Predicted 3D model of a 1440-nucleotide RNA (small-subunit ribosomal RNA) from an uncultured bacterium. Model confidence (mean pLDDT): 85 of 100.

């Protein structure tokens, strides 16, 4: 977009259209078709006159004339409905030479003579009722006979003429049959009969078009034709008798399913697709099934008979009844209105007509169900009121909105007026006092729903917190949700917004217009060949197709376009175009058809050649392997990664000899050949098939392709009968392994092999159907031919391979061997799974093959590419990566940290590397954050306001303290109008507020680790790619280095590497104390100790030196390598500081800062004691040590680089010592910590739990500090524990390192085996890059992108769900054989009965009942098909 909707929320007016889509389920009541007295008999009631006359009844006349009957028209139309129907049902063109047609209309001609019953009525009577039976009478436009008649029927013939086969039409001749009705009348006429024509409405036939299935393929006995009877209005197997065997069917017969069919509607550029309410045509159909009968028309919605079934009435005997007319009622159901008003219009029946009927129709009532208008105000108005939302707290935003102020009056309410619609003349309006018009009043009565993460207009608070919910997709929610809810703002639409359901579009996603099939779904394994489909050049006819003209129909109503009517619109009128289509008829003749001639390129035939693992059948060879005899020979053999099972002293393996038997054919061997594929490989013969090359003549389109079919078709299986050397599914036995049913190893059976037969598939592949044609080359090879200069030549045909233009293609890549440009044919494809499975069918001995669905389920799978990760992938390269080495840790004791247990509490955080001697450069109180107890409430801390006091300092008392209470002491600065005010500071006191080491590092900032001092990450332009994106960054060399050179579709340039900075190493300059002291003086016991002096050390300031700068050798004349001098130093000298883009939501909300949450007499503050330091245990880091390269004692020598004033403390005394007394000296190149220690010499010890080792414990002290008890160091004595070198496994070092050895310092009262800095002694080893682990940089493969800690597969175990099997239950439907046999027509009979004609009668003719017989509907018996529910068990599937 559209809707006959339906919900859900809200709903003011008006027009105009619609309104049971389900149960064609049942249906109460009412109305929906009747009319005519001018066809008819009677005629209630009444009126009027008039007679009898008992004044109240009976009779007649007239006039009107109910009800019902007889008779005519109508009731076959109109109105509902869509159940069948897949058919000449429909719809479009035709056809009747094969037909009918009341009423209408035109034309000719009639309409004469008679008769006989009949209902009603009456009367006798059965029945409850519906109804019905005798009997007597009676009338017609009802019924009969009979006359008369033709342009009518029928038969039999002639003539003409015309067609389309049978045939038709005129004209004529002769025989035969058939009619009628009268009523009223104004005397026009109306009604009747034949007939001919028209018109109108039907019937029948045909050509064309009209849904899904082939898991429906074969169907048909009235079935196909003929003859002949019959029977319709009419052809005709419609019917019947006979005859003949046909008749449809892949162009889809039959047989299931589903469907009323069109004009139109809806959508769509169209093409087509969905639909077939409403309006119009057609058709069916009327409670279901059968059936005829009236009748022009019927097998009849409101008739008729019957059988069913259902529902009502009944006196139980028997009846009645059909809303799919309109109203309406009950089910059903998401859902669909009044038991309304008039026949005024418009149309119908019937009448002559007046008129009657009429739920057709006109209106009106209910429904926002649609579609259309209109309205709910309209100008003005900033103090941008309140309010309400939100805030970064300024303010924004609802919002000129609103008040107020000026104004209109649609709509809707009142009153007033008031149509048209009615057509010649009167009368007649259901709608309706409508519509409209005019007045009044009053902004008054009248707005909602949806959405606001993207598509897709429109965003913010709050709440919740993967909850509760939201979703058309894609997703949203786990504490900051623009998606959930509500709120405030906003989008959008509007009297209506949303949804939900079904359709079209979009979707070129079923591709006619207009798709595909190497990989994405998709070419049958292959081939022959039948239907079909397509076909070479030339000409000549023909005119099917086809194009051109004109005609005929395409109904109306819609769609379009002009015009015009309701105020507009919507709607409604009128005219036009349209209706792409079908059908006649003239015409053209280019293609395409048919047909006829001709031709040689297409295709085929002959001849001559050469190649080939082409196929078939027989025969022959020679190496190998088992095996068998036999000789030599002797202990192994085999076999694996390693074994081990096997084999061998009963002689194997090896080796020689001879034999047996079976497969397969090394080397030639080649992206060589050959064949349709499958496939084929010694040699040699027959037997054949194709392919080529090359030349002659012939044939003259013979061709391509091929649905079905037919054949062929690897390996493996199968059946039968042989064969078996190796090999070798099963199976065994050894190994591997956690396991190993597997990969390895010893055996071994089917098989493999040969015949004859099945199977029919395979990644049966170039994943690429055949055939033609036609478009650059280039190189190779195979098999012909030709040519010359004979050559690596040139050149043509035919196969097979690389590359590679254009072009194609998503890309990949194809690319004359096409995947390119065309033509034809055939095959297939339409999301994933579910599945090539189910079921059905056919095929097969099985095994299995072929065709081959559904349900459900997912938001996907997939295909090439691209960047990255990743690999038990490939290259190169690199790091104490590994190797080679030193030295450790794992093992002891102890220190520490951390898990863990414990605990009131052991606070908190770090958790692979990259937590774990870490925050913690130092927890006894404080620290401190934890427990546990006492205690405060504007607070321990900040601003501010009120009111007091300076402020501050002492003492007492209570208490564990905090805290609380008592007293004394003391007054200041600044200004001043002298009351006072102000600044600090303090105590009251209200409240704003403070405060939180609460939570959130996954909301954040700073800040750190890590990869990693790894060589890398990027941009700008240009270029290439459709793109993601390359490219520059790769490539060739070269570095530590993306570090340089050189190449290069890239030119450049940034972050990052070096460099530039400290620090050491040498030299110079300048300075010259507190440093130093060669030299000259002094002086000492003895020292630069002192006085010159600055030369040297050394301090610290500026340089200066190192650059692949020379040389030689290598490299691409590079970059740069390697070797040399020279130089203190050589190739970044040596260290440090510096950490690119980034990852790890990597660590901290307890450094701090912050955002959102929480607490507020507590989760905030204060104070006391307790814990952070517990301990079965486990792990990290360390120190001691386990000894002789050592311990111990004595003696003695050499740093650097630090700190020091609430400090460092010297000389002296004192102490065993820790330390104490003292206090010179020094704000430090002066003084003081301070002693350097290993080293060195000399002595000791003697390999042992020691003279090792120091751990634990006792006692005695020393120091800091209110205080060392829980808990500090240290120091003397005494004790004397484990430990004799470390198990898997794991660490750090490449030079002044490593190990060893002291020394300083921050923190710090105190505490250091911890960190951090300095020196001192001073090694070993590095071949190398296989392997570990990390890293670069290239390439490869990828189904991984949270990126291999990926991804993922089948079982099992649970739950739900759909599905197939599956003894059988059950129902639908269809079918066949028979049995019954209503009603009705037809036939036949009719003893019974009967009015019309004949007949004087008898009787005839003709009818009627009844019975029989044909056909036949419900039913009923017994089999079968098909489709459906169901089923205990049972199988897979799918999903959590």
């Nucleotide at each position: 977009g559209a809707c006959g909707a339906a919900c859900g929320c809200u709903g003011g007016c008006g027009g105009u259209a619609u309104g049971c889509u389900u149960a064609a389920c049942a249906c109460a009541u009412g109305c929906a078709a009747g009319u005519c007295g001018a066809a008819c008999g009677a005629g209630a009631c009444a009126a009027a006159g008039g007679u009898g006359c008992u004044u109240g009844c009976a009779c007649c006349u007239u006039u009107a004339g109910a009800a019902a009957g007889u008779g005519g028209c109508g009731a076959a139309c109109g109105g509902g409905u869509g159940a069948g129907u897949a058919a000449c049902g429909c719809g479009u063109g035709g056809g009747u030479a094969a037909c009918c047609u009341g009423c209408c209309c035109u034309a000719u001609g009639g309409a004469a003579a008679g008769g006989a019953a009949u209902a009603g009525c009456c009367u006798c009577g059965g029945g409850a009722a519906a109804c019905u039976g005798g009997g007597a009478g009676u009338a017609a436009u009802g019924c009969c006979u009979u006359a008369u008649a033709a342009u009518a029927u029928a038969a039999a013939g002639a003539a003409g003429u015309c067609g389309c086969a049978u045939g038709g039409c005129u004209u004529u001749u002769u025989u035969a049959u058939u009619a009628a009705a009268c009523g009223c009348u104004c005397c026009g006429g109306u009604g009747c009969c034949a007939u001919a024509g028209g018109a109108u409405g039907g019937a029948c036939c045909c050509g064309c078009g009209u849904c899904c299935c082939a898991u429906u393929a074969g169907c048909u006995a009235g079935u196909u034709g003929g003859u002949g009877a019959g029977a319709u209005a009419a052809c005709a197997g419609c019917c019947c008798a006979c005859c003949a065997a046909g008749g449809c069917g892949a162009c889809g017969a039959u047989g299931g399913g589903u469907a009323a069919c069109c004009g139109g509607u809806c959508u769509g550029a169209g093409a087509g697709g969905g639909c077939g309410a409403a309006c119009g045509g057609u058709c069916a159909c009327a409670c279901u099934g059968g059936a005829a009968c009236u009748g022009a028309g019927a097998c009849a919605c409101g008739g008729u008979c019957c059988a069913g079934a259902c529902u009502c009435c009944u006196a139980c005997g028997g009846g009645a009844g059909g809303c799919a007319g309109c109203a309406g009622u009950g089910g059903g159901g998401a859902a669909u209105a009044u038991u309304g008003c008039g026949c005024a219009a418009u149309g119908g029946g019937g009448g002559a007509a007046a008129c009657c009927c009429u739920g057709a129709c006109g209106c009106a009532g209910c429904a926002a169900u649609a579609c259309c208008g209109c309205g709910u105000g309209a100008g003005u108005g900033a103090a941008g009121a309140a309010g309400g939302u939100u805030u970064u707290c300024g303010g924004a935003u609802c919002g000129u909105a609103a008040a107020g102020c000026u104004c209109u009056g649609u709509u809707a309410u009142u009153g007033g007026g008031a149509a048209a619609g009615a057509a010649a003349a009167a009368a007649a309006g259901a709608c309706g006092g409508u519509a409209c018009c005019c007045a009044a009043g009053a902004a008054g009565a009248a707005a909602g729903u949806c959405c606001c993460g993207g598509c897709u207009a429109a965003c913010u608070c709050c709440g919740u917190g993967c909850c509760a919910g939201c979703a058309g997709c894609c997703g949203c929610g786990g504490u900051a949700a623009u998606a959930c809810g509500g709120a405030g703002g906003g989008u959008g639409c509007a009297a209506g917004c949303g949804u939900u359901a079904a359709u079209c579009g979009g979707a070129a996603u079923c591709a006619c217009u207009g798709g595909g099939c190497g990989u994405a779904a998709a070419g049958c394994g292959c081939a022959c060949g039948u239907a079909g489909g397509c076909u070479g050049u030339u000409u000549g006819g023909u005119a099917a197709g086809u194009c051109a003209g004109g005609g005929g129909u395409g109904a109306a109503a819609u769609c379009c376009c002009g015009c015009g009517g309701c105020u507009c619109a919507a709607c409604c009128g009128c005219g036009g175009a349209a209706u792409u289509g079908c059908c006649c008829u003239u015409g053209a003749u280019a293609c395409u058809g048919c047909u006829g001639g001709a031709c040689u390129u297409g295709a085929g035939u002959u001849c001559g050649g050469g190649a080939g693992a082409g196929g078939g059948u027989g025969g022959c060879g020679g190496a190998a392997u088992u095996c068998c005899a036999g000789g030599u020979g002797u202990a192994g053999g085999a076999g694996u990664g390693a074994a081990a099972u096997c084999c061998g002293u009963a002689g194997a393996u090896a080796u020689c000899u001879g034999g047996a038997g079976g497969a397969a054919c090394a080397u030639c061997a080649g992206u060589g050949g050959c064949g349709a594929a499958g496939g084929c490989g010694g040699c040699c013969a027959c037997c054949u098939g194709g392919a080529c090359c090359g030349a002659u003549a012939c044939u003259g389109a013979c061709g391509c392709u091929g649905a079905g079919g037919u054949g062929c078709g690897a390996a493996a299986g199968c059946g039968u009968g042989g064969g078996g050397a190796g090999c070798a599914a099963a199976c065994a036995g050894g190994a591997u392994u956690a396991g190993a049913u597997a990969c390895c190893c010893u055996g071994g059976u089917a098989g493999u092999c040969c015949a004859c037969g099945c199977u029919g598939u395979a990644a049966a592949c170039g994943a690429u159907g055949g055939a033609u044609a036609c478009u650059a080359g280039g190189u190779g090879u195979c098999g012909g031919g030709g040519c010359c200069u004979u050559g690596a030549g040139c050149u043509u045909c035919g196969g097979u391979g690389c590359c590679g233009c254009a072009g194609c293609u998503a890309a990949c890549g194809c690319g004359u061997u096409a995947a390119g440009c065309a033509u034809c044919c055939c095959g297939c494809c339409u999301g994933g799974g579910g599945a090539g499975u189910a079921c059905g069918g056919u095929c097969g001995c099985a095994a299995g093959g072929c065709u081959g669905a559904a349900a459900c389920u997912c938001a996907a799978a997939g295909a090439a590419a691209u960047u990255g990760a990743c690999g038990g992938g490939g290259g190169c390269c690199c790091g104490c990566a590994c190797a080679a080495g030193c030295g450790g840790u794992g093992g002891a004791g102890u220190a520490u940290g951390u898990g863990g247990u414990u605990u009131a509490a052991u606070u908190c955080g770090a958790u692979g590397c990259a937590a774990c001697g870490c925050g913690a450069a130092g927890a006894a109180c404080c620290u401190u954050a934890c427990c546990c107890a006492g205690g405060c409430u504007u607070g321990a801390c900040a601003u501010c306001c009120g009111g007091g006091a300076a402020a501050c300092c002492c003492u007492c008392c209570c208490g564990a303290a905090a805290a609380g209470g008592a007293g004394g002491g003391g007054u200041g600065c600044u200004c001043u109008u002298c009351g006072g005010a102000g600044a600090a500071u303090c105590c009251c006191g209200a409240g704003a507020c403070a405060g939180g080491u609460g939570c959130u590092g996954c909301a954040u900032g700073g800040c750190u680790g890590u990869c990693g001092u790894c060589a890398g990450c990027u941009c700008g332009u240009g270029c290439c790619g459709u793109g993601a994106g390359g490219u520059g960054u790769u490539g060739g060399g070269u570095u530590a280095a993306g570090u340089c050179c050189c190449g290069c579709a890239a030119c450049g340039a940034g972050c990052g590497c070096a460099a530039c900075c400290c620090c050491u190493a040498u030299c110079c300059u300048u300075a010259g104390u507190u440093g130093c002291u060669a030299c000259c003086a002094g002086g000492u016991a003895a020292u630069g100790c002192u006085g010159g002096g600055c030369a040297c050390u050394c301090u610290a300031u500026g340089g200066a030196g190192a650059c692949c700068g020379c040389c030689c050798c290598g490299g691409u004349u590079a970059a740069c390598g390697g070797g040399g001098a020279g130089g203190a130093a050589g190739g970044u000298g040596g260290g440090g500081a510096u950490g690119a883009c980034g990852u790890c939501a990597a660590g901290u909300c307890a450094u701090c800062a912050u955002g959102g949450c929480c607490c507020u007499u507590a989760c905030g503050c204060c104070u006391g004691g307790g814990g952070c330091u517990a301990c079965a245990c486990a792990c990290g880091u360390a120190c001691u040590a386990c000894a002789a390269u050592g311990g111990c004692g004595c003696a003695c020598a050499c740093a650097a680089a630090g700190g020091g004033c609430a400090g460092c403390g010297a000389u002296a005394c004192c102490g065993u010592g820790a330390g104490g007394u003292g206090g010179a000296g020094c704000c430090a190149a002066u003084c003081c910590c301070a002693a350097a220690a290993a080293a060195u010499g000399c002595g000791u010890c003697c390999c042992a739990g020691u003279c090792c080792g120091g751990a634990u414990u006792g006692c005695a002290g020393u120091c800091u500090g209110c205080a060392a008890c829980u808990c500090g160091a240290c120091u003397g004595c005494a004790u004397g524990a484990a430990g004799u070198u470390g198990g898997a496994a794991u660490c750090g070092c490449u030079a002044g390192u490593a190990a060893u050895u002291c020394g300083a310092g921050a923190u710090c009262a105190g505490c250091a085996u911890g960190c951090u800095c300095g020196g001192g002694u001073g090694a070993a080893u590095g071949c190398g890059u296989u392997c570990c682990c990390g890293g670069g940089c290239c390439u490869u493969g990828u189904a991984c992108a949270c990126a291999c800690c990926g991804c993922c597969c089948g079982u099992c175990a649970c739950a739900c769900c759909a599905c197939g099997a599956a003894a059988g239950u059950c129902g639908g439907u269809u079918u066949u054989a028979c049995c019954c046999g209503a009603u009705a027509c037809c036939g036949g009979u009719g003893a019974g009965c009967c009015a019309a004609c004949c007949g004087c009668a008898a009787g005839g003719a003709g009818g009627c009942a009844g019975c029989c017989g044909u056909c036949u509907a419900c039913g009923g018996u017994a089999g079968g098909g098909c489709c459906g529910a169901u089923g205990a068990u049972u199988g897979g599937g799918g999903u959590g």